[in-house]
Molecule: c-di-GMP-I riboswitch aptamer
Organism: Peptococcaceae bacterium UBA4068
């Protein structure tokens, strides 16, 4: 130096849940709290997956009155997220076998 990763060490993260705030949702920040991680550090302008759908279009009804617009429902779409879903990228402690 790669590769690996212990019933070491020393230092870390924090799931589910609860509370607050934020967000249209999905989530997300903080406190508490641990199932769990050897990268559960970083990167969603690396691919692929997974949720969400304000806003957009389209369709159906509806309620006006004039070619449009008003409500309500379905479709559909990421420009909205997840890095604790997998693969890659890049930083980084430790050192038995």
């Nucleotide at each position: 130096a790669a590769a690996c990763g212990a019933u070491a060490a020393u230092a870390g993260u924090a799931a589910a849940c609860u509370u607050a705030c934020c967000g249209a949702a999905a989530g997300g920040u903080a406190a508490g709290g641990a199932c769990a991680c050897a990268a559960a550090g970083c990167c969603a302008u690396a691919g692929g997956g997974u949720c969400u759908a304000a806003g957009g279009u389209c369709u159906u009804a509806u309620u006006g009155a004039a070619u449009u617009a008003u409500u309500a429902a379905g479709a559909u779409u990421a420009u909205g997220a997840c890095a604790g879903c997998c693969u890659g990228g890049u930083u980084g402690c430790c050192g038995a076998a």